c-di-GMP-I-GGC riboswitch aptamer from an Acidobacteriota bacterium, 79 nucleotides, folded computationally. The organism belongs to Acidobacteriota, within Bacteria. The sequence was found by an Rfam model in a public genome assembly. It matches the Rfam family "c-di-GMP-I-GGC riboswitch aptamer". Gene Ontology term of the family: cyclic-di-GMP binding.
[in-house]
RNA sequence: CACGAUAAAGGCAAACCUCCGGCGACGGAGGGACGCAAAGCCACGGAUCUGGACGAGCCAGAAAGCCGGGCUACCGAAC
Numbered sequence: 001c002a003c004g005a006u007a008a009a010g011g012c013a014a015a016c017c018u019c020c021g022g023c024g025a026c027g028g029a030g031g032g033a034c035g036c037a038a039a040g041c042c043a044c045g046g047a048u049c050u051g052g053a054c055g056a057g058c059c060a061g062a063a064a065g066c067c068g069g070g071c072u073a074c075c076g077a078a079c
Stems, first nucleotide, its partner, number of pairs: 003076002011036002016031006034065001040071003044068003048062005
């Protein structure tokens, strides 16, 4: 570098509930744990979702716990 234990230490927190913010997708805080070895960070590509009455397109957004990509990082059995 790569890899990822029935290891050790530590970490995050889905659904759901309460309060707050937003037209909305959704976000923040608290509770709570389904899971996670990058479930840490970045909307760069694809897909998805929301608003602009509706379809295409376009514009403005959301989402990193959908798949890729980029950056950074704890631990150390086996290969």